Source information: A computed fold for a 548-nucleotide part of an RNA from a Candidatus Berkelbacteria bacterium, annotated as large-subunit ribosomal RNA, domain I. Taxonomically the source falls in Candidatus Berkelbacteria (Bacteria, Bacteria candidate phyla).
Context: one part of a larger RNA
């Protein structure tokens, strides 16, 4: 040296464990913000005592209403001294008051978290000044007044009011203006990725989109919207890659409606003195036309202020029912006999509890606040008839070039949308049915709103998992977006576990008034000793046999 046995030392694996994550279901919220947000900077603690996190702004808190009921002064993180507190504290909820400084920051400046100045009232002062509160930014909008070029116009701008609005922030959905490239076509340019990523403006709790100038097929249907066929079909497409309908059928939901014109009045302007224009009330809203005008007949449905208000939400409140014994530190296990159950979800307790503790089923609550079904002044509307005139949305439909969207690459290429140039018709009228014509059908454009079905969850409540269990689950279970690294945009960790309970080892020995250790002693257990649960392996040792 090596092999076996045993017993250490490192080391953290692994086992068992969750404080913390992930994913979803339901419900309710679905914003905030000049009345100064989100975010933050700086303070705020009775001393021993300096800090981190929470909380608050002259500051661990004020007022008031509720709620609970003896014990409090947050948390790491214990003590000692000192305080509050049954005249009801601390602690929970409602609701108001405070809320420095920066921040859309807004009085002006600025290298946020500071500098500096005006006016008004106010305090002290003789004054100068200082101290305090309060106002001062822009843009739009509303009204009042002043008011040009240029005779007018009260135009344009100005000025003043004015708790009128905008601005900023936020995870996703929504809708619009903009709008790539990798990549795919095995290369690449049409093409495709993709109207996707991104940029921008806008909004709401949902956004859009919507009651036919809409399919359809000679039968008929009846707004949008989303689903499940149809269907990878018809079809487009260097007919490559690919891209891709809708007729119709099945369900979700369901709601339908107002102007504008005609005529009908009223007020005011104008001037050409009977018109015309304006602004307001009424009227009327369609397509088998419809409405005005003329005439005739009829009084029931819808909606819904302020205020009440069933319920419900923001704190609670009670809440059945077990006992001996035996292991054993410890009983909830065994073992005997019982009980309650609208409760046998769950958690806790020295090991596994329906009846020990917290809860859990039913059941009960609110002074104040939010939500809210429903009731509610009042409000809005019907059916016919006859048609001579009027009236039904124009620089619009339509065209030509030139793009874009339509599942459709310019094609036979219809339909939308328009940049440039043009340009009808007025119900005997107009659009459409996939070049185009006719016949037929069929709807009525050029104004406008509208719940539901649908999409999404940063936060909130409750509850759920054949999710994860600390190299896993979020980057973070622990002072995590912290330390750290970068000028800086930005990158970004590692770190859980003693014990049922600290009973965290008084005393005594070695040592340096150490580190460590020996003893004693708590404890079931200290090879549970704070480097702590369990304690694999690599890697080192010791002690014994064999052996070279």
């Nucleotide at each position: 040296g090596g092999u076996g046995u045993a017993u250490g030392g490192g080391g953290a694996a692994u086992a068992c464990c969750u404080a913390g994550g992930c994913a979803g279901u339901a419900a309710g919220a679905g914003g905030c913000g000049a009345a100064g947000a989100a975010g933050g900077a700086c303070g705020c603690g009775u001393g021993c005592u300096a800090g981190u996190c929470c909380g608050c702004g002259a500051a661990a808190g004020c007022u008031u209403c509720g709620g609970u009921g003896a014990g409090c002064c947050g948390u790491c993180a214990a003590g000692c001294a000192g305080g509050c507190u049954u005249u009801g504290a601390a602690c929970c909820g409602g609701a108001g008051g405070u809320g420095u400084c920066c921040g859309a920051a807004u009085g002006g400046g600025g290298a946020a978290a500071c500098c500096c100045c005006u006016u008004c009232a106010u305090u002290g002062g003789a004054a100068a000044c200082a101290g305090u509160g309060a106002a001062g930014a822009c843009u739009c909008c509303a009204c009042a007044c002043c008011g040009a070029g240029u005779c007018a116009a009260g135009u344009a701008g100005g000025u003043g009011u004015g708790a009128g609005a905008g601005a900023g922030c936020g995870a996703a959905c929504c809708c619009a203006g903009g709008g790539a490239a990798c990549u795919g076509a095995a290369a690449c340019a049409u093409c495709u990725a993709a109207g996707u990523a991104c940029c921008u403006g806008g909004a709401g709790g949902a956004a859009a989109a919507g009651u036919a100038a809409u399919c359809a097929a000679c039968c008929g249907a009846g707004a949008u919207u989303c689903c499940g066929c149809u269907a990878g079909u018809a079809g487009u497409g260097g007919c490559g890659a690919g891209c891709g309908a809708a007729c119709g059928c099945g369900g979700a939901a369901a709601u339908g409606c107002c102007c504008a014109a005609a005529c009908c009045g009223a007020c005011a302007a104008g001037c050409a003195u009977g018109c015309u224009u304006g602004u307001c009330g009424g009227g009327g809203u369609u397509g088998u036309a419809g409405g005005a005008c003329u005439u005739g007949c009829a009084u029931a449905a819808u909606g819904g202020a302020a205020g009440c208000g069933a319920a419900g939400g923001u704190a609670g409140a009670a809440g059945a029912a077990g006992u001996g014994u035996c292991u054993g530190g410890g009983a909830a296990g065994g073992c005997a006999c019982a009980c309650c159950a609208a409760a046998g979800a769950g958690g806790g307790u020295g090991a596994a509890a329906g009846u020990c503790c917290c809860g859990u089923a039913a059941u009960c609550g609110a002074a104040a606040c939010c939500u809210a079904a429903g009731c509610g002044a009042c409000u809005u509307g019907g059916c016919g008839a006859g048609u001579a005139u009027c009236c039904u949305g124009a620089g619009u439909a339509g065209g030509a070039c030139g793009g874009g969207a339509c599942a459709c690459g310019u094609g036979u290429a219809a339909u939308c949308c328009u940049g440039u140039c043009u340009g009808a018709a007025u119900c005997u009228g107009g659009g459409g049915g996939g070049c185009c014509c006719a016949c037929c059908c069929u709807c009525c454009a050029a104004g406008g709103c509208a719940a539901a079905a649908u999409a999404c969850u940063a936060a909130u409540u409750a509850c759920u998992g054949a999710c994860c269990g600390a190299u896993a689950g979020u980057g973070a279970a622990c002072a995590a977006g912290u330390a750290c690294c970068g000028u800086g945009a930005g990158g970004g960790a590692a770190a859980g576990g003693u014990g049922a309970a600290a009973a965290g080892a008084a005393c005594c020995c070695c040592g340096a008034c150490g580190a460590g250790g020996g003893g004693a002693g708590u404890g079931a257990a200290a090879u549970a000793g704070a480097a702590u649960u369990u304690g694999a392996a690599a890697c080192c040792g010791u002690a014994c046999a064999c052996u070279u």
Rfam family: Bacterial large subunit ribosomal RNA.